A computed fold for a 388-nucleotide RNA from an uncultured bacterium, annotated as Bacterial RNase P class A. It matches the Rfam family "Bacterial RNase P class A". Its family is annotated with dimeric ribonuclease P complex, ribonuclease P activity and tRNA processing in the Gene Ontology.
RNA sequence: CGAGUCGGCCGGGCGGCCGCGGCAGGCGUGCCUGUCGAGGAAAGUCCGGACUCCGAAGGGCAGGGUGGUGGGUAACGCCCACCCGGGGCAACCCGCGGGAAAGUGCCACAGAAAAUAGACCGCCACGACGAAAGUCGGGGCAAGGGUGAAACGGUGGUGUAAGAGACCACCAGCGUUCGAGGUGACUCGAUCGGCUCGGCAAACCCCACCCGGAGCAAGGCCAAAAGGGUGAGGUCGCAAGACCUCACCUGCGCAGGCGAUUGAGGACUGCUCGUCCGAGCCUGCGGGUAGGCCGCACCAGGUCACCGGCAACGGUGAUCGCAGAUGGAUGGUCGCCAUCGACUUGCAAGAGUCGAUACAGAAUCCGGCUUACAGGCCGACUCGUCCC
Repeated sequence: CGAGUCGGCCGGGCGGCCGCGGCAGGCGUGCCUGUCGAGGAAAGUCCGGACUCCGAAGGGCAGGGUGGUGGGUAACGCCCACCCGGGGCAACCCGCGGGAAAGUGCCACAGAAAAUAGACCGCCACGACGAAAGUCGGGGCAAGGGUGAAACGGUGGUGUAAGAGACCACCAGCGUUCGAGGUGACUCGAUCGGCUCGGCAAACCCCACCCGGAGCAAGGCCAAAAGGGUGAGGUCGCAAGACCUCACCUGCGCAGGCGAUUGAGGACUGCUCGUCCGAGCCUGCGGGUAGGCCGCACCAGGUCACCGGCAACGGUGAUCGCAGAUGGAUGGUCGCCAUCGACUUGCAAGAGUCGAUACAGAAUCCGGCUUACAGGCCGACUCGUCCC
């Protein structure tokens, strides 16, 4: 200098004028002052939770999820480290990472044959015919060739009529036994052995482990309405009683059916067992309300330093408070700057002009994963070339 791999950050800034929302304060009650105000993904709704409700939330089956080992975390299908397998010269990246001897199933086409799979071309000896080449017949072979993604281990030899792990040497794979290292997955080494009968489970399946449900439109409070009850006060009335106002509690009216401990109707996921709640439940017609407040932002929180750890991360200390809308705020405009591209000019540094400035908007919150992204910056590592 070039090519590449991994990780991190920014992704507009400043000022003026006008306009919004939250909080705090002030007072003249609708104004003023201060302060804060959309992301790294707010997106997808794919995982995991916090929180709320279902009275407590049991057993079995179904269903779903994960799948090497060890750690991290509130938890996870996430993150870190390592092992094994594959890719890459490497830095690094990927993972469909338990089981194919429990069973079922699939491997198109080609090929003789695709898993207790086989003879198309062929090799060998024998017999018959033939002048010969060759043809036919039964027998032996699976070493050579061909097909294919994949064909019952590989190379070399002995042996044989021709061959073949039939036998031998070395190697690969598998298995037995032993040793060393490691928390472990596993790795390395030695000995012995038979000769080695495929792949797919992100096919069904088997094994191991895990899994209550619903969701902020969760869930609470107030108000409202047609009634009812209790109490107090007042008016009218001989009295019985009627009416009005206030407060508290309850909570719409009519009709029909079923039920009230001989249990209607319910809860526990889909089913089932079992356990429990239970005096009201269901249907039809009609009436009232659709408003306001809470939940709603202080928490598995952010930043910095130190300590522990290979790391993820944890601990200690200090410091900060960084949106809370509800037809849904966080904006509009002007100017300057920044970045990028093109053109002009200049030896260069630079200057000028024009244009553009990504993906994209909180709605209960948090930890992840996945996807989108104009342009720019920083760091570490690998390979190649050149110079000292």
The sequence was found by an Rfam model in a public genome assembly.